[in-house]
């Protein structure tokens, strides 16, 4: 130095739900409160999920809308993959 635990220790995160703000929505951000995580620390890059404001298309209307359908460029890294970083360190 590199591998490493169902070990022990330190600092840490924070899911459901609640409350408040925001957003069309999916989400988020703050509080609060822990299911649970060694990357649940960082990047949406491939793929998966969720959303469908805006746009396209239909179909209704005389218009103004209004309903469907389709779509990421919105959201997820606590769904895997990846790609940087990174605490302890037994045999």
């Nucleotide at each position: 130095u590199c591998c490493g635990a169902u070990a022990a220790a330190u600092c840490g995160c924070a899911a459901a739900c609640c409350u408040g703000u925001u957003g069309a929505a999916a989400g988020a951000c703050a509080g609060g409160g822990a299911c649970g995580c060694a990357a649940a620390g960082u990047c949406a890059u491939g793929g998966g999920u969720c959303u469908a404001a805006a746009g396209u298309u239909g179909u209704a209307g005389a218009a103004a809308u209004a309903c469907a359908a389709c779509c990421a460029g919105g959201a997820u890294c606590g769904c895997c993959a990846g790609a940087c970083c990174g605490c302890c360190g037994a045999a």

A computed fold for a 91-nucleotide RNA from Anaerolinea sp., annotated as c-di-GMP-I riboswitch aptamer. The source organism's lineage runs through Bacteria, Chloroflexota, Anaerolineales, Anaerolineaceae and Anaerolinea. Rfam family: c-di-GMP-I riboswitch aptamer. From the family's description: GEMM was predicted in a large-scale screen for bacterial structured RNA regulatory elements.